[in-house]
Context: one part of a larger RNA
RNA sequence: CUCUCUCUAAGGAACUCGGCAAAAUAACCCCGUAACUUUGGGAUAAGGGGUACCUUUUUAAGGUUGCAAUAACCAGGUCCAAGCGACUGUUUACCAAAAACACAGGUUUCCGCUAAGUUGUAAAACGAUGUAUGGGAGCUGACGCCUGCCCAGUGCCGGAAGGUUAAGGAAGUUGGUUUAAUGCUGAUAACUGAAGCCCCGGUGAACGGCGGCCGUAACUAUAACGGUCCUAAGGUAGCGAAAUUCCUUGUCGGGUAAGUUCCGACCCGCACGAAAGGCGUAACGAUUUGGACACUGUCUCGGAGAGGGACUCG
Numbered sequence: 001c002u003c004u005c006u007c008u009a010a011g012g013a014a015c016u017c018g019g020c021a022a023a024a025u026a027a028c029c030c031c032g033u034a035a036c037u038u039u040g041g042g043a044u045a046a047g048g049g050g051u052a053c054c055u056u057u058u059u060a061a062g063g064u065u066g067c068a069a070u071a072a073c074c075a076g077g078u079c080c081a082a083g084c085g086a087c088u089g090u091u092u093a094c095c096a097a098a099a100a101c102a103c104a105g106g107u108u109u110c111c112g113c114u115a116a117g118u119u120g121u122a123a124a125a126c127g128a129u130g131u132a133u134g135g136g137a138g139c140u141g142a143c144g145c146c147u148g149c150c151c152a153g154u155g156c157c158g159g160a161a162g163g164u165u166a167a168g169g170a171a172g173u174u175g176g177u178u179u180a181a182u183g184c185u186g187a188u189a190a191c192u193g194a195a196g197c198c199c200c201g202g203u204g205a206a207c208g209g210c211g212g213c214c215g216u217a218a219c220u221a222u223a224a225c226g227g228u229c230c231u232a233a234g235g236u237a238g239c240g241a242a243a244u245u246c247c248u249u250g251u252c253g254g255g256u257a258a259g260u261u262c263c264g265a266c267c268c269g270c271a272c273g274a275a276a277g278g279c280g281u282a283a284c285g286a287u288u289u290g291g292a293c294a295c296u297g298u299c300u301c302g303g304a305g306a307g308g309g310a311c312u313c314g
Base pairs, nucleotide, nucleotide: 001309002308003307004306005305006304007303008302010300011299014298019295027051028050029049030048031047036041038142052064053063054062055061056060065069077293078292079291080290081289082288083287084285085284089101090100105140106139107138108137109136110135111134117126118125119124143280144279145278146277148210149209150208153207154206155203156202157201158200159199162198163197164196168192169191172188173187174186175185176184177183211229212228213227214226215225238272239269250266251265252264253263254262
């Protein structure tokens, strides 16, 4: 010097991206326990007190030892607020455990059994020794309140009057063969001719989409209101500087002596928005963010010690 530990005056997060690490809490009994809540929880909430041994009529009272009585070891830190995901679970074997995946629940669609779907050239197999309260596929993701407008484009479903349309069929016209006819063999072709497409409807928890300009109220400002253009329709409820906000450290309030983070509002949403779900939500989380108490060598700012290594000598 390095590793693993022990102790450290006064202070106690001033350290740091960040309390990372360490310290602190801890067992059992008794008392006591809030908001919120899906009434189950939250909850060991929080916060207090006690704990050995001996004697006696064990209600109760007294005594003994020690610095200390769950005497060693072992054994939750707690609270407040917010985001995300309901939850238990699963995952990048060896840099990511999560807000990602899954999930119960919701919903759409296909499938009547030789099922749909999948694998295989096929035989065949799975589905399933199942049968729509079943099986496959897609999206969403407990629960609560809800899920707005647009079918013009694309997709899907339905329709069949008309248009278009292949092979095939096919009068007619025509070439070759033949002296000619018949026959054979070609070319062309009116007409006939399915699905599909055009067409007509439906359909958004299908793919998707959900405007612009100008003016206007008796201070100013703003615009309930009006005009006009375009569209299939112009974003409803709810939320909103957000895991989304560029300008931006937006503005105001709270918290701090001081706060680009955080919380509550405002709405001017560059570029939220309703099952690629919207907004809430008790419980849960080795999740993310902010704050507080306790606690501490994280720090002011270092110091001392033990053991292992390195190093020196042998």
This is a predicted structure of a 314-nucleotide part of an RNA (large-subunit ribosomal RNA, domain IV) from Pedinellales sp.
A source record names the gene rrl.